[in-house]
A computed fold for a 379-nucleotide RNA from a Thermoanaerobaculia bacterium, annotated as Bacterial RNase P class A. It is recorded under the gene name rnpB. The RNAcentral record of the sequence draws on ENA. Rfam family: Bacterial RNase P class A. It is annotated as a ribozyme.

RNA sequence: GGAGAGGUCCAAGCGGUCGCCCCUUCCUUCGGGGAGGGGAGGAAAGUCCGAGCUCCCACGGGCAGCAUGCUCGCUAACGGCGAGGCGCGGCGACGCGACGGAAAGUGCAACAGAGAGUAGACCGCCGGGGGCCUUCGGGCUCUCGGUAAGGGUGAAACGGUGCGGUAAGAGCGCACCGCGGGGCCGGCGACGGUCCCGGCACGGCAAACCCCAUGCGGCGCAAGACCGAAUAGGGGAGCGGAAAUGCGGGCCGCCCGUCCCGCUCCGGUCCGGUUCGCCGGGUCGGCCGCUUCCGGGUAGGUCGCUCGAGGCCGCCGGCAACGGCGAUCCCAGAGGAAUGACCGCACAAACAGAACUCGGCUUACGGACCUCUCCCGCG
Repeated sequence: GGAGAGGUCCAAGCGGUCGCCCCUUCCUUCGGGGAGGGGAGGAAAGUCCGAGCUCCCACGGGCAGCAUGCUCGCUAACGGCGAGGCGCGGCGACGCGACGGAAAGUGCAACAGAGAGUAGACCGCCGGGGGCCUUCGGGCUCUCGGUAAGGGUGAAACGGUGCGGUAAGAGCGCACCGCGGGGCCGGCGACGGUCCCGGCACGGCAAACCCCAUGCGGCGCAAGACCGAAUAGGGGAGCGGAAAUGCGGGCCGCCCGUCCCGCUCCGGUCCGGUUCGCCGGGUCGGCCGCUUCCGGGUAGGUCGCUCGAGGCCGCCGGCAACGGCGAUCCCAGAGGAAUGACCGCACAAACAGAACUCGGCUUACGGACCUCUCCCGCG
């Protein structure tokens, strides 16, 4: 100098002018005014996980469904984080991994290939027999067997390399590696090391169904709680006008109305009777208004709302995530929604704007710095 890897921090500052939201305090003619203080983010975003809080549901258990899936730890909890193991990638710093089970069952494997799972003789190799040719070494061809070492196909072909062995071959035998089982040692553990035994069985895929283990009720601050008009409507009680209304039942989750039935009251009308006073029966109709109380809902208002699994500093424990103790700080809280605009000091800048809160993850994005790795050059 070049190419990379890991991490930390910042997101602007100061001055002037004019504004906005909230809090405290003072004044006020109640309209407001003065002073002081606070006012977006590392992601406020996506709403992907996990919680607090709220309401609904809820005796307990199971099925279904969904999620997670190496180990140990951290945490309120997590699918997050830390440390470690194993595997893979990278020369390396380092990065990535749904990383439980394939001897419970079912299923899948395109194309190519002879054969795709107790498989497979296409070529080749070896042996027996027949035929033809022969320069007598053998060659060609047919057939019956042996062979998984070689070729070829494939993502994958029933352990790998080497030596021995054999007609040629083959874990057929042996050594090493791999694999399986067991013992011992180290580690909390995942796992690692080592020794012995076994000639090799049990191929791959579970981000295919499935099995195993663990976890999970639903809805989200427009949750939810409180206060509560005007007007209209509902119910109770009372009163007035008018000729004149009340009760019971049908009615059965509760209330009311309509409707139907019965009784009662008033009025009109019809028929019959009459001692002319009325009596009996049928039929039709039976309203309007005021006062007061009660309860529900709407508009509107208040709370929820920001002090919290909080921040910063120091010490201690821990490799770390994190925890403990002490000290200190208060740091937006709106409700169609404030946090802005202009000028100057210099050029002042990316992604982006809180809406109940918190822990994470992911995505977007400007800059500065630190540590480390590899390569090249110079001393």